[in-house]
RNA sequence: ACAGUUAUGCAGACAAUCGCGUCAUUUAAUGAUGAGGAAAGUCCGAGCAUCAAGAGAACUGGGUGCUGGCUAACGGCCAGCGGAGGCGACUCUAGGGAUAGUGCAACAGAAAUAAACCGCCACUUGUUGGCAAGGAUGGAAAGGUGGUGUAAGAGACCACCGCUUGGAGGGAGAUCUUCAAGGCUCUGUAAACCCCACCUGAUGCAAGGCUUUGGGUCAAUGUGCUUGUUCUCUCACGACCUGCAGUGCCGCUUGAGCUUGUUGGCAACAACAAGACUAGAUAGAUGAUUGUCUAAUACAGAACUCGGCUUACAGCAUAGCUAGUCGG
RNA sequence: GGCCCCAUAGUUCAAGGGAUAGAACGGAAGUUUCCUAAACUUUAAAUCCAGGUUCGAGUCCUGGUGGGGCUACCU
Numbered sequence: 001a002c003a004g005u006u007a008u009g010c011a012g013a014c015a016a017u018c019g020c021g022u023c024a025u026u027u028a029a030u031g032a033u034g035a036g037g038a039a040a041g042u043c044c045g046a047g048c049a050u051c052a053a054g055a056g057a058a059c060u061g062g063g064u065g066c067u068g069g070c071u072a073a074c075g076g077c078c079a080g081c082g083g084a085g086g087c088g089a090c091u092c093u094a095g096g097g098a099u100a101g102u103g104c105a106a107c108a109g110a111a112a113u114a115a116a117c118c119g120c121c122a123c124u125u126g127u128u129g130g131c132a133a134g135g136a137u138g139g140a141a142a143g144g145u146g147g148u149g150u151a152a153g154a155g156a157c158c159a160c161c162g163c164u165u166g167g168a169g170g171g172a173g174a175u176c177u178u179c180a181a182g183g184c185u186c187u188g189u190a191a192a193c194c195c196c197a198c199c200u201g202a203u204g205c206a207a208g209g210c211u212u213u214g215g216g217u218c219a220a221u222g223u224g225c226u227u228g229u230u231c232u233c234u235c236a237c238g239a240c241c242u243g244c245a246g247u248g249c250c251g252c253u254u255g256a257g258c259u260u261g262u263u264g265g266c267a268a269c270a271a272c273a274a275g276a277c278u279a280g281a282u283a284g285a286u287g288a289u290u291g292u293c294u295a296a297u298a299c300a301g302a303a304c305u306c307g308g309c310u311u312a313c314a315g316c317a318u319a320g321c322u323a324g325u326c327g328g
Numbered sequence: 329g330g331c332c333c334c335a336u337a338g339u340u341c342a343a344g345g346g347a348u349a350g351a352a353c354g355g356a357a358g359u360u361u362c363c364u365a366a367a368c369u370u371u372a373a374a375u376c377c378a379g380g381u382u383c384g385a386g387u388c389c390u391g392g393u394g395g396g397g398c399u400a401c402c403u
Base pairs, nucleotide, nucleotide: 003322004321005320006319007318008317009316010315012293013292014291015290016289017288018287020034021033022032023031024030025029036299040310041309043308044307045306046305047304048204049203050202051201053234054233055232056231057230058229059228061200062199063198064197065196066080067079068078069077070076081095082093083092084091085090096195097194101193102192103189104188105187117135118134119131120130121129122128123126143161144160145159146158147157148156162184163182164181165180166179167178168177169176170175208250209249210248214242215241216240217239218238222237223236224235258275259274260273261272262271263270264269329399330398331397332396333395334394335393338353339352340351341350346383355371356370357369358368359367376392377391378390379389380388
């Protein structure tokens, strides 16, 4: 210098003139402030609001799925373990259970719950007996490789590996290492039904609250949304339709928030201290011109607020690690 | 902004994870007819895109793309 991989940052800046939205002060002008890392998709989780309440039981709907930790919570993040890919740094993982049960495995093949097509051996040469080693079909023929043995073979036996059971040691744990014994054992599939463990109201700011003013229907053997249905107990008293009002105001922005520092932790993050407030529109706001710097543009505009995931994306910069080549 | 639904031939619809993805209308060719229409025969044409699970996917799962519907007042 090139190639790869991991993490992070920016995603325009400054000045002038004119023009927009909000707030504050003030005889209307001045000052402050004004879109993103994804604001997107609406895939998850919550805060908040309404359902005039809650407890228990039975059946039942949905979600998650290795271990430990973080968090308000999550299907998220961090660190590990197992498995797969890669020379490697690293990347991916929808990762409990097939010994609770049920289902499915088309076609091919002799046979997919147990079987013999080709083949090998034996002899009374027969629609006979033995074999599952070799060949073929298939994603999968019921442990694998090498030997002993046999008429020919086969865990029949032996060694190693694999599997099951038990013991010891390390580790919070998932698991790892090692020793012993062995019936050497009928496959796969749960993003098939299911079993196990844990969790779980619905609707959503267009939620909801305030504000003008009428009419009608039903109800106590009733109604009261908590996955849905049913039952029991306690407690409480209304439900629905339509016109004025498709009006106006609130909700509407100070946050599980941000920046900096110290301490603890491998990390995610936590605690403490200090500092600054930084969009709130509702026919919907930040644009135009000039000059300088520059790598400077791609994807692309808030609508209650956050924590994540996923998708789109031009250019520049920083740091670490891996692999080979060349040069000093 | 929020909540739901859909995507298969040119068009309208089928298809319980298993063979060759099925019909009708339309298209093309042929038969018949003086020529058309009608009728008959034959034929081409498709699972929105990408990935995953599984031996195998139109069907099951995840992400993306495109289209459609609902949502404002009841005190």
The prediction has a mean pLDDT of 77. Two RNAs folded together computationally: RNase P RNA and transfer RNA, 403 nucleotides in total.